c-di-GMP-I riboswitch aptamer from a Steroidobacteraceae bacterium, 84 nucleotides, folded computationally. It was read from a public genome assembly, where an Rfam model found it. The organism belongs to Steroidobacteraceae, within Bacteria. The coordinates come from a structure-prediction model, not an experiment, and the mean pLDDT is 85.
RNA sequence: GCGUGACAAGGGCAAACCUGUCGAAAGGCGGGGACGCAAAGCCACCGGUCUAAAGGACGUUCCUAUGACGGCGGGGCUGCCACG
Numbered sequence: 001g002c003g004u005g006a007c008a009a010g011g012g013c014a015a016a017c018c019u020g021u022c023g024a025a026a027g028g029c030g031g032g033g034a035c036g037c038a039a040a041g042c043c044a045c046c047g048g049u050c051u052a053a054a055g056g057a058c059g060u061u062c063c064u065a066u067g068a069c070g071g072c073g074g075g076g077c078u079g080c081c082a083c084g
Base pairs, nucleotide, nucleotide: 002084003083004082005081012037013036017032018031019030020029021028022027035071041077042076043075045074046073047072048069049068050067055063056062057061
């Protein structure tokens, strides 16, 4: 440097749910909590998904991201340990 994650050590993150808070919502953040995760570390670049306040069509429904999701797939950057 490359490949792999079977064993081991030290650790790390934290789904659902409950709760406080922010938000129009999706959802975010803090606390509790662990289903899982070897990048479940970072980046909305491509696809996908969610929401639709404002705006528009218009007539009570639909469109639309400038709002979100990295624990949906891909891509980029970085990285611990062990084994080969």